The part of an RNA shown here (large-subunit ribosomal RNA, domain II) has 692 nucleotides and comes from an activated sludge metagenome. The coordinates come from a structure-prediction model, not an experiment, and the mean pLDDT is 83.
Context: one part of a larger RNA
Parts: sequence; C1' cells; structure tokens
RNA sequence: ACCGGCGAGUUAUUCUCAGCGGCUUGGUUAAGCACUUCCGGUGCGGAGCCGUAGCGAAAGCGAGUCUGAAAUGGGCGAUAUGUCGCUGGGGAUAGACCCGAAACCAGGUGAUCUACCCAUGGACAGGUUGAAGUGCCCGUAAAAGGGUGCGGAGGACCGAAGCCGUGAACGUUGAAAAGUUCUGGCAUGAGCUGUGGGGAGGAGUAAAAGUCUAAUCAAACCUGGAGAUAUCUGGUUCUCCUCGAAAUGUUUUUUGGAACAGCCUCGGGCCACUACGUCAUGGGGGUAGAGCUACUGAAUGAAACGCGGGAGCCACCAGCUUGCCGCCUUCAAUCAAACUCCGAAUACCAUGACGACUAUCCCGGGAGUGAGUCCACGAGGUCAAUCUCCGUGGACGAAAGGGGAAAAACCCAGCUCGCCUGCUAAGGUCCCCAAUUUACGCUCAGUGCAUAAGGAAGUUUGGCUUCCGAGACAUCGGGGAUGUUGGCUUAGAAGCAGCCACCAUUUAAAAAGUGCGUAACAGCUUACCCGACGAGAAACCAAGCGCCGAUAAUGAUCGGGACUAAGCGUAAAACCGAAGCAGCGGAUUCGUACGGCCUGCGGGCUUGUACGAGUGGUAGAGGAGCGUUGAUCAGCAGAUACGGGCCAUACCGUAAGGAGUGGUGGCGGGCUGAUCAAGUGAUAAUGCCGGU
Repeated sequence: ACCGGCGAGUUAUUCUCAGCGGCUUGGUUAAGCACUUCCGGUGCGGAGCCGUAGCGAAAGCGAGUCUGAAAUGGGCGAUAUGUCGCUGGGGAUAGACCCGAAACCAGGUGAUCUACCCAUGGACAGGUUGAAGUGCCCGUAAAAGGGUGCGGAGGACCGAAGCCGUGAACGUUGAAAAGUUCUGGCAUGAGCUGUGGGGAGGAGUAAAAGUCUAAUCAAACCUGGAGAUAUCUGGUUCUCCUCGAAAUGUUUUUUGGAACAGCCUCGGGCCACUACGUCAUGGGGGUAGAGCUACUGAAUGAAACGCGGGAGCCACCAGCUUGCCGCCUUCAAUCAAACUCCGAAUACCAUGACGACUAUCCCGGGAGUGAGUCCACGAGGUCAAUCUCCGUGGACGAAAGGGGAAAAACCCAGCUCGCCUGCUAAGGUCCCCAAUUUACGCUCAGUGCAUAAGGAAGUUUGGCUUCCGAGACAUCGGGGAUGUUGGCUUAGAAGCAGCCACCAUUUAAAAAGUGCGUAACAGCUUACCCGACGAGAAACCAAGCGCCGAUAAUGAUCGGGACUAAGCGUAAAACCGAAGCAGCGGAUUCGUACGGCCUGCGGGCUUGUACGAGUGGUAGAGGAGCGUUGAUCAGCAGAUACGGGCCAUACCGUAAGGAGUGGUGGCGGGCUGAUCAAGUGAUAAUGCCGGU
C1' cells in the first nucleotide's frame, strides 16, 4: 500500500413541543399487599402529583389583588380543559456522537545505568629527570658558601596496560538507538577499578552542564482519581422527494467562541389592498451639479482714487516722494467634506387606481450562519495593489451548460428524465472547427496580434485665409548699384566683434544689409527686380487610419496554421451556435375540478382522471422508503429436499434494492403478511486488528 473484519447521537431521570390514544360526572397512581400460567402479568392500594384562582415580600384579601393618604391610573390576573400514557424533535443533569492532549493529584516501584558519599580490596611494563637531607673534600674566627658522592622527592617527564574521547574520514533503512579506523589526552594521582552499602520525585545528587536519577528528566516510572478537561483539529456508515440559507447588527477578558436579532425550514392561525410592483397626485430634504460682489474661508493678475502703516527727504510747523505692505473700489479668471443666493435625478413617506397573487403579518417546534470573495457604480484611507474599510446591485459561495484559446467572480443562460427533431442568445461563419456572401470606404504598419508623454512634408477627408493668365509657387538666365570704408570704438572694424543712428541718390530693383567667409579687405549668398516657363500655389485649423518612441534573460503578447483581408469602419441579407425556448413521450411535487372510499356528518383518505404551475443546490429543516439482527402472532414451501453462502445470467423497480433459472456446496433452519425492539448500513478518523 491493498484486501477482509471491527469502528462514532446511546441509556436513565426530568422539562418542553408535536403526532397518536385513554378518561374528562377532572385525570393519574407510587411504594407496598394479594393472586398467578411459560414470571409476561391481573386485582387492590388515592399517600402524592397536575388541574380546578389569583394577587402580594408578607400579614392578608379574593374575580380580583398589589402599589398608595388616594387612584382619572399602572402591574399581574379573571372572561379558553385538563390529565395520564406511547412514539418522535429539542433542552437540562449525567463521560452524553467517537478518538486525541500537554498537564494536576494520590499511593507505590526504582541509585544492577548514572552523579555523589561510606566501608573493604585490587592494579599501574619499561625508561627519564634528580628536590630535601646527608658523608667526604675545599672554605670560614665560627658560620655561610662551593665541589663531589650517597639519597630518591614530585597533582614532575616519555610511554604500554588501564581510563578518556582532540581532529578527520567512514557509518546515517548502521555491524552499533552513539560505533569503527587513523590521529590524539592522562597514565603515583583532585587518578583507575572490583565487591558491599547510603540517600529519591518538588525529592535526591551535582568541581554547576538544568547535568544525572535504568536508551525516559525545567520535575522519573507504575497504578489509580479517569471516559480529567479540550470555545481546538480530524472522523461520523443506506436511498429518493420538497423547500433552502448565512458570512450582517448589538453586546461580550470579545474578535477562528458565544447570547439575542436578521436570513432558512416545519406546523397552526389571520383573509385585511396587509405586504409587493406600476402609474398618478401630494410631501420633506440640501446630495450630484452649480455659484460665490449671497455668507465663511482660500487664492491669481491688472488698473485707479482714497485711507492707514513702513522707509526716505526735511525737520520750526506744514509737507513731499515711493520698483514696500495692507484695506476700500473696479475689471478679468478661480477653489471648498466640516462654504451656500441656488439646486436635481433617484431614494423615502402618504393617498388613490390597477396588477399579481398569499408571497405579508402573528404564535409555536427545529436549525445553520455570525472568516466571505470578485465585478459595476457611489465615498473614505494613499485617484499604489488580486490593497483596505463602508454603501447600492449582480455573480460565485451553494450553479451545471454555451462564449471568453485555457479560466470560481466577466458576457449569454438557471440542468426533472429520454429523443440520430426544430428555433435562437452571447459569440461567431478560410482550415484546425459547426456556419458567409454582397456593397461602399479606410489602412501597407502583419497595424490588426500590448503602452504614454512627446516627435514627424505617412496617407484620406473637411474647413479657413492669402497669392495667381495684368503670369502665382518652384526652377533656370541676368541684375543686386552710388554718397560710403555711415559715425563711434578699435591694432584693424570696409553691410556682417560691439555701441548709436538707419538718411539720401540712381533706378525695373537693390537693406547704412539675411547667412557663410577674411587679420581687415576680398569672395559666395539672401531680401528685392527683370526675363524664360505656363496653372495652380502657400500657411494654418479639425477629423479618420497608420509611423517612431518600444530594451531581459529556454523560442513564445493573433489559441495555432496562416491572412493584404481571413484587418478596420458603415450598411444589408443569410447561416451556425447552449442542458435557454419549442416539439413528442415518461416520472414526480403542489393547486383546482370531477370521481371513489370511510365517517363520530365537523371532516378525513385517495397509487383514479383531466387541466395548470413547478422540479440546480452546500450548511440546514421537513417528508417517504430500502436493507441488516432479534422477538411475537398468523400462514406457507420442503425428500427429486428447501433455504443461507459462492459462481454464471440478456429479468423487475425512480433509488436504496428485489426476484427467477442453472451450477456448486452439505452449515441448519427458511419464506410471506402484520407488529415490535435495536450492539442496524463505512472509500476516509497520520483509525484498530488480521492477512498478503
């Protein structure tokens, strides 16, 4: 891992609600007693309990009572029938659906491991160093001191045994739940070791690491309290049918939990335009917008009169000036959630009409939810986020199907079942891939098939202004002069470094000069004019589609092939396309009508028929069933046995499931109908046990 078996809402008491039943001249017995078959019961037993009257703290009063001095009052009552069982839903108390802690407490067992201590023993190859002391000699006044022998000290040295465990490799489902090999440390000591003994769980022991106390230690192990507790995680076993949520509000030692409310379901009641929708009419408002010389504030520029302040001049007063500041006035252009002279659409309230239909509302039983997510619109934070926090709506959640290449939330559309039928939606119609043509434009960028500020004689369309056969624009030929090198400045300054001025003449026209150039001149060129040519030219504005801007790590931004339309825009007519709609057939729920059956006449049941409306679904509520084991009653099959088990099988039922037939097999019971009682259903719990 697989297969098989086992494996989770039970039982007792009590409260409450529903269904069914008994009695209601209220209902009912408990213990106990008597009798009794097959120990299931039957009969007594009225003690007690509930109800029949309530109110008040109570005395107490009583259909009333309490409050109060007293109630026009107010609170609780009166004007409804209960009670006892059985079954079921739910609550409470108990382990209370099952498994699961870390822990707490009690009583015991452990120092054969290990830490420390006590007693008594054992062992430590060999080699080295050579302390104290001391003999002799030298030395000294005597000492001291020196030399040389003897001597044999040391938590001394090197190094086996022994003990330890430094570094590395290997080992890591190991040879081993801590080792092996090489390399290391100590090795006469605070050393090693045998045997025996001591003290223990909030305690011991500790050269102290929270170390060690039997592979267990920030409180050992065993048994018990004990099924501790678990607002937590996981799991919770057959089928079909009807309805169907929530992720919100308030409070919370509260935020992953609860209580009440909201939303769901089931039963009963109410039958009223109650709720809902549309239209009409009537309302209140201060949002969006807008506005501000209508307030409060913010804020830009200009003008001008006046005033005030500052500064300067003058100072004897008076006054004058202003590249300064503020106020007032005028003009122009603005802003505001906490501004408003104004002011919608919606929404909300009320009334009326109509529509639809019982959806609303009330009472009671049962819940789940109280982590939401994205999208559109309206606000705040931070005009960052698949961000966060609110409001309104939708979808997902709990929704399948078609489209979007792929896809919770986007677009279309809400799956009862069947059919080798049809019509459409979104979206599409060259091939992958079902279905297409026509007409008129645009685009040349593979734009289409990602992006901005910004940039550009891309191209199409429209507009406006100017010039033009008295010859435009472009091009070519020619002219483009004189006073004069204007004055100043300057080394120089002659159209062209710079400053000032910018006149005049000849002319068809020609600047005291547009650009290049020179040291300065020169030279080239332009404005301007003539000629040649001969028909449109130039600037600007707006719109459509394109171009550049455009850089990332595997090759990858049409879904691919490909496409110049099979791209974009406009128009038209077709078609394809879904579990949508329609057609035909079946099932089922609810309603209505008819029919049938029962009746205590109030009604109830109906698996009969017709018609109509429905039938996605998580948590969850409600309903109807299938199957397993056992029990009771009635019936049945069975000797060619029958039934269970196993194998095969084309049958029946909407499903859980149920037969029939044949084979095998050799256990003992089996089947049908009705009723009852449960150790009653397993793909999941890192489930438990067994097998492979």